[in-house]
Context: one part of a larger RNA
Molecule: large-subunit ribosomal RNA, domain IV
Organism: metagenome
Parts: sequence; structure tokens; C1' cells
RNA sequence: UGAUGUUGAAGGAACUCGGCAAAUUGCCCUCGUAACUUCGGAAGAAGAGGGCCCUUGUCUUGGGCAACCAGGAUGAGGGGGCACAGAGCAGGGGGUGGCGACUGUUUACCAAAAACACAGGGCUCUGCGAAGCCAACAGGCGACGUAUAGGGUCUGACGCCUGCCCGGUGCCGGAAGGUUAAGAGGAGGGGUGCAAGCUCUGAAUCGAAGCCCCGGUAAACGGCGGCCGUAACAAUAACGGUCCUAAGGUAGCGAAAUUCCUUGUCGGGUAAGUUCCGACCUGCACGAAUGGCGUAACGACUUCCCCGCUGUCUCCAACAUCAACUCA
Repeated sequence: UGAUGUUGAAGGAACUCGGCAAAUUGCCCUCGUAACUUCGGAAGAAGAGGGCCCUUGUCUUGGGCAACCAGGAUGAGGGGGCACAGAGCAGGGGGUGGCGACUGUUUACCAAAAACACAGGGCUCUGCGAAGCCAACAGGCGACGUAUAGGGUCUGACGCCUGCCCGGUGCCGGAAGGUUAAGAGGAGGGGUGCAAGCUCUGAAUCGAAGCCCCGGUAAACGGCGGCCGUAACAAUAACGGUCCUAAGGUAGCGAAAUUCCUUGUCGGGUAAGUUCCGACCUGCACGAAUGGCGUAACGACUUCCCCGCUGUCUCCAACAUCAACUCA
């Protein structure tokens, strides 16, 4: 000096990105226990008291023929210690917000999470030799299943809901017309031959699906405006005009895990708050199953605050052990 422990005056998070680490708490019994809530919970909420030993009374359980043995509950009196759950083992607690409903799963060896999954919801395909998948085939899975089944895809408990747009892309349906391959068709033309012929070429016309076309479909991929004016202070604009669009963002939420300007403004908390909570709405660039907004319970998740507690700190010190170091 380092490591691992133990202890510490006064203060008690002033440390720090952050109470990281450490400390506190810890068992049993009795009392007591809030908001909220899906009425199950929250809850061991929080918080308070008791616990050793001796003597003795009462009630009581089980076993036993009984003597008695092993317990339980409760009352009274007394005793000792610094300390009675005497060592060890053994929850710190509370409040608020975000995200995800939950228990689960994951980057074997830097990420355990708000990511994945999930029950539930929707759309869609599939009538069975099913669809889909593996395979050159045979064959197999699906399934010794049969639409209350199986596959694909999105969402993700529950509650309240899920608005407008089918112009583009996709999918589904339609078949009149347009386009159109092989093929059919052969007007006409070329070569050759005396000719019959052989051979080459070939216009109309008839030819599927697809595309064009006509419809449908957004819990399909996706999308969801601009400018100007107007009310008896001013400001604002319920109102009007105009341009464009397939349609111009509804409910709800909103400086948000989304807000650039921004430490927005106001309120709360602090002596002091770029974080936090509640509001406002000027949403750079929220928004409804790429789900919207709430939500009890849950979380080695994350934000902020409080109580307790402490060597995290003010500010370091001592001790024990091990190493380093010196000597042998």
C1' cells in the first nucleotide's frame, strides 16, 4: 500500500449518474392496519406490545385399567443479567409516475428488459387424397385430426372503444369490349419444273390466361390539407370565402420512452429543482388491433419523493487476518 472482515465521536446521503456498497429490518404470539380494487386482494400493509428462569392456582387435549406420561390455554407471585427470538439462520418500510396485464422466455461467455411468449380479439386460407410444409420421385408431417378442426398473419388480460379514405398497391369477384402466344386459317407472292408437282413465304379472320376494363375490400399495404377574411377595447374566431384531395385526423391523449425551439408557461414539492408530479395546448413530428385511452394485482424493469438506517460522505482512524515489502 492492497484485499477480506470488525468497530467508530459529532453529523446523517452533505457522497454519487444513481443510497452503488454497507447499515437498518429479520422468528413466533397478541393488538392493529389506509388509498385503491377485477371484491380475490392491497396485507407480513403501516404501526405498537410481549418472549428468559423459579413457585403456584384454574381449565383442557391425547395415551393408559390405573399409577402416571406427553402436551395446550390462562391467572397470581417472585428472581437474575449489559443483553432473554441472548450464538447461527432470518423481510427495511412508505408514497408518486412510466412501461409491460399477470406466472413464464431470451442474447451458453459484456444486455433479463419496456424485448419474446401468453390467455383473449380480429382478418384470411382450407370440405379432406384439405390447405400449408419437407421431398427429383416414392413417401411423410398436418392427423390415426375433419371447420368448436388445421395453416398463415396482425393485435395482446380486463374495462370503454376502435372514426374518415378503395385514388395508388395488393387481394377477391366479373366477364361485354380492347390487346394477345402457340395453333387454326389461307387471299396473295417467291424459287424450280414442259407439266403434274415439290418447296419457301404469307394478309384478312378465329385463338386462353394475363393485362387494360367494371365492381368490392382497410383488425389488407397504406393515407388522413392550404390560404384569406370576420364579433361594439384589444385578442381570439363559433361564422364566411377560396384552392386542392381518394379522404382531409373523429373519440381519447398531449413539452409525452414522442416537443426541435425548451430549463416552454403556470402550479406543487426544496432555502435553492435542466429531473419529478399536476395543468395548459403553440402536437417541429400523438392518435385509434404497425391498436387509442384507462386499469386492481404483479416486476432482480425504470423516474421522482419521504421515514428509518448507516464510514457513501464531511474526514478519516484503529484493530484482525492474508499478501506486498525488509531481514533470516